[in-house]
Molecule: RNase P RNA; transfer RNA
Organism: Gordonia sp. (in: high G+C Gram-positive bacteria)
RNA sequence: CGAGUCGGCCGGGCGGCCGCGGCGAGGGAACCGUGCGAGGCAUCGUGCAGGCCCGAGUCGAGGAAAGUCCGGACUCCACAGCAGCAGGGUGGUUGCUAACGGCAACCCGGGGCGACCCGCGGGACAGUGCCACAGAGAACAGACCGCCCGCACGUCUAUCGUGCGGGUAAGGGUGAAAAGGUGCGGUAAGAGCGCACCAGCGACGCGGGUGACCGCGCCGGCUCGGUAAACCCCACCCGGAGCAAGGCCGAAGCUCGCACAGACCGUGAGGUCCGUGCGAGUGCGCGAGUGACCGAGGACUGCUCGUCCGAUACUCGCGGGUUGGCUGCUUGAGGUACCCGGCGACGGUGUGCCCAGAUGGAUGGUCGCCCCCGGCCUGCGGGCCGGGACAGGAUCCGGCUUACACGCCGACUCGUUCG
RNA sequence: GCCCCCAUAGCCCAACUGGCAGAGGCAGCAGACUUAAAAUCUGCAAAGUGUCGGUUCGAAUCCGACUGGGGGCACCA
Numbered sequence: 001c002g003a004g005u006c007g008g009c010c011g012g013g014c015g016g017c018c019g020c021g022g023c024g025a026g027g028g029a030a031c032c033g034u035g036c037g038a039g040g041c042a043u044c045g046u047g048c049a050g051g052c053c054c055g056a057g058u059c060g061a062g063g064a065a066a067g068u069c070c071g072g073a074c075u076c077c078a079c080a081g082c083a084g085c086a087g088g089g090u091g092g093u094u095g096c097u098a099a100c101g102g103c104a105a106c107c108c109g110g111g112g113c114g115a116c117c118c119g120c121g122g123g124a125c126a127g128u129g130c131c132a133c134a135g136a137g138a139a140c141a142g143a144c145c146g147c148c149c150g151c152a153c154g155u156c157u158a159u160c161g162u163g164c165g166g167g168u169a170a171g172g173g174u175g176a177a178a179a180g181g182u183g184c185g186g187u188a189a190g191a192g193c194g195c196a197c198c199a200g201c202g203a204c205g206c207g208g209g210u211g212a213c214c215g216c217g218c219c220g221g222c223u224c225g226g227u228a229a230a231c232c233c234c235a236c237c238c239g240g241a242g243c244a245a246g247g248c249c250g251a252a253g254c255u256c257g258c259a260c261a262g263a264c265c266g267u268g269a270g271g272u273c274c275g276u277g278c279g280a281g282u283g284c285g286c287g288a289g290u291g292a293c294c295g296a297g298g299a300c301u302g303c304u305c306g307u308c309c310g311a312u313a314c315u316c317g318c319g320g321g322u323u324g325g326c327u328g329c330u331u332g333a334g335g336u337a338c339c340c341g342g343c344g345a346c347g348g349u350g351u352g353c354c355c356a357g358a359u360g361g362a363u364g365g366u367c368g369c370c371c372c373c374g375g376c377c378u379g380c381g382g383g384c385c386g387g388g389a390c391a392g393g394a395u396c397c398g399g400c401u402u403a404c405a406c407g408c409c410g411a412c413u414c415g416u417u418c419g
Numbered sequence: 420g421c422c423c424c425c426a427u428a429g430c431c432c433a434a435c436u437g438g439c440a441g442a443g444g445c446a447g448c449a450g451a452c453u454u455a456a457a458a459u460c461u462g463c464a465a466a467g468u469g470u471c472g473g474u475u476c477g478a479a480u481c482c483g484a485c486u487g488g489g490g491g492c493a494c495c496a
Base pairs, nucleotide, nucleotide: 001415002414003413004412005411006410007409008408009407012370013369014368015367016366017365018364020060021059022058023057026054027053028052031051032050033048034047035046036045037044038043062390066401067400069399070398071397072396073395074242075241076240077239081305083304084303085302087238088237089236090235091234092106093105094104095103096102107121108119109118110117111116122233123232127231128230129227130226131225144172145171146168147167148166149165150164151163152162153161154160180198181197182196183195184194185193199223200222201220202219204217205216206215207214208213246327247326248325249324253282254281255280256279257278258277259276260275262273263272264271265270284319285318286317287316288315289314290313297309298308299307300306320495321494322493334354335353336352337351338350339348340347341346371388372387373386374385375384376383377382420492421491422490423489424488425487426486429445430444431443438476447463448462449461450460451459469485470484471483472482473481
């Protein structure tokens, strides 16, 4: 210098003006509310910061806030029976973590000259299923061609041809896949049929490692297809719903009670209806069905058993109103820089710093200077024009995945040249 | 905000225990019948299964990630 591998960072900066949301020192008596006083009433005076108004100051999106794919916190359901069955998930080992399907290191297999990368990576001698087409044969296989032997015939002879009976997995051909490879022996031809070496598998022994696993020795001709992102087996894990969870307050409505006023009925005691006010309760209203303590039905969010609740019940359908307020709500398994421990993920009562809470859903607009990229012009000083992504909180965390403009930093590998 | 479901010719749909690169209807095109048209009959074309990747000899089908579309859940004490 060229080619490449891996990891990390940034996600425009500064200033002026205008604007938005949270908190808010402090201030305000115009309005609502409320206390006191005056008055015959209308009303007036005065105090209070509860509503309301102003407000210095301070804080205000992300690396993915996204997809909602996993794991939790939190809340409710009856805290869920370590019941059984079914169902779902995970899948090398050791560790990290609150937990995980995440992460780190290592092991095994595959790829690359290499740095390094990829792997849903348990089990196919527990069982079952499937392997289309082609091909003779597709799983304790298979004689289509070929090779070899015998018999008969052509044909008188044969090493040639045809037919029949048998042997054979070396060779051809089919296929994604054809039942170890090479050599020697052996044979009618062949074949792990025998032997040597190699590859794989299994058993045993020794050694190393926490372990996955690795190395060495020895034995057995054992040679055994693939598929579990097919059923299944093994090991481990899983109760369900979700902040529109859940809790509190409350207007109207509805029901009940009390008081007052009115209408109607009754000879009367009284009754019915309607309205207003106050208080309490609350299942929005209507319809249909089922249904009684010898228990319908429901819950334990699949089924069975078992347990519990149980008539103001349960199921189904139709219709209406409101999109009320507060809380949950944001300081938490929090983040981050340095230090310490660890190969690392990560951990630490260490030290410092920093942390939004909207609901018509805030975090923006504009101007100037600078930064980066591209184009044009140039008197090489610079000037002009255009562009600067993906996207955006909504209960909160830990991950994964996906989207992303211009850039920056570090480590390492291969090749070439020079010293 | 949270939770589910679906995607195959222009339209509606089948094939979903993996196996011939995919059946059918409507619509379309051509021909026959008709003076012409409709109806009817015959034939033809049109999709490589939303996209990408993986498992497998082989994927519409199994697995994963995206894209697009649809549905449900509020409170009324």